[in-house]
RNA sequence: AGUGAUGAUAGAGGUGCGAUUUUCAAUAGUAGAGGUCUGGAGAAGUGUGAGCUUCAGAGAAGGAUCUUGAAAGGGAGUGUCGCCGAAGCGGAAGCAGGCUCAUACCUGUUUUAGCUGGUCCUGCAUUGAAGAAGUGCAGGAUUGUCAAGAUUUUAUCUUGGAGAGCUAUCUCACUG
Repeated sequence: AGUGAUGAUAGAGGUGCGAUUUUCAAUAGUAGAGGUCUGGAGAAGUGUGAGCUUCAGAGAAGGAUCUUGAAAGGGAGUGUCGCCGAAGCGGAAGCAGGCUCAUACCUGUUUUAGCUGGUCCUGCAUUGAAGAAGUGCAGGAUUGUCAAGAUUUUAUCUUGGAGAGCUAUCUCACUG
């Protein structure tokens, strides 16, 4: 001096990522509760089947009307904290819960193959109360980084790649 190492430390991308307190909008005059009229035997506990429990001719479901009337998840702003595979998705598996069993579905959590550099926009599908937002697929724009090439050369352009990346320093090993 060079090469290698998922080595150690510290950093960069920017409407950057995540968590959390609080306020606000929406959810919504909805769900629920109560009254009156009608109705006349079923209704509820995630779907289906079986069971169990509760309510019900002292009037169930349904319909109309009146009074009262939420919340969670998700979203925006502020503050605080942790960070730069931050984080997100995700096939598979385990555990717990949703009255019991079976099956499906939903919620939370743990492990793990794999995918995505970040942000924004559009279309379709899906979740959702939703013209919000999230996720998946496809397309586009923009931005950071590395490599190669070109040029009017310290910057610009084109093409391509991915975060197990990139930059700086250090450590270890090897080569000259």

A computed fold for a 176-nucleotide RNA from Peribacillus kribbensis DSM 17871, annotated as Lysine riboswitch aptamer. It was read from a public genome assembly, where an Rfam model found it. It matches the Rfam family "Lysine riboswitch aptamer". Rfam describes the family as follows. Riboswitches are metabolite binding domains within certain messenger RNAs that serve as precision sensors for their corresponding targets. Allosteric rearrangement of mRNA structure is mediated by ligand binding, and this results in modulation of gene expression. This family includes riboswitches that sense lysine in a number of genes involved in lysine metabolism, including lysC. Of the family's consensus pairs, 100% are formed in the model.